[in-house]
RNA sequence: GAACGGUUAGCUCAGUUGGCUGAGCACUGGCAUGGAACGCCAGAGGUCGUGGGUUCAAGUCCAGCAUCGUUUG
Numbered sequence: 001g002a003a004c005g006g007u008u009a010g011c012u013c014a015g016u017u018g019g020c021u022g023a024g025c026a027c028u029g030g031c032a033u034g035g036a037a038c039g040c041c042a043g044a045g046g047u048c049g050u051g052g053g054u055u056c057a058a059g060u061c062c063a064g065c066a067u068c069g070u071u072u073g
Stems, first nucleotide, its partner, number of pairs: 001072007010025004019056001027043005049065002052062002
C1' cells in the first nucleotide's frame, strides 16, 4: 500500500425485510435479614465512533473520515 471485519448503556454483546433501541453483569432504591451476602421487585443510564448522502422514516442502505483487529504485498 491492498483486501476483509469490528465500533450500539460503565463492561461483555444482541438488534431479523429500513418503521418502539434491548439482554446479561455492574449501579441506585425498596422488600427480606439481628446486620450483610444471596434472592425478589422496581428504577436510572444511549449524540448507536464521526460528519454527510438517499428516504416519509436510517443502528440498519450509500460514499468519506477516525480508530481497533485479521490476512496479504

A computed fold for a 73-nucleotide RNA from Leptidea sinapis, annotated as transfer RNA. RNAcentral holds the sequence, with entries from Rfam. NCBI's taxonomy places the organism under Eukaryota, Opisthokonta, Panarthropoda, Pterygota, Leptidea. It matches the Rfam family "tRNA". The family's RNA type in Rfam is transfer RNA. Its family is annotated with triplet codon-amino acid adaptor activity in the Gene Ontology. The prediction has a mean pLDDT of 80.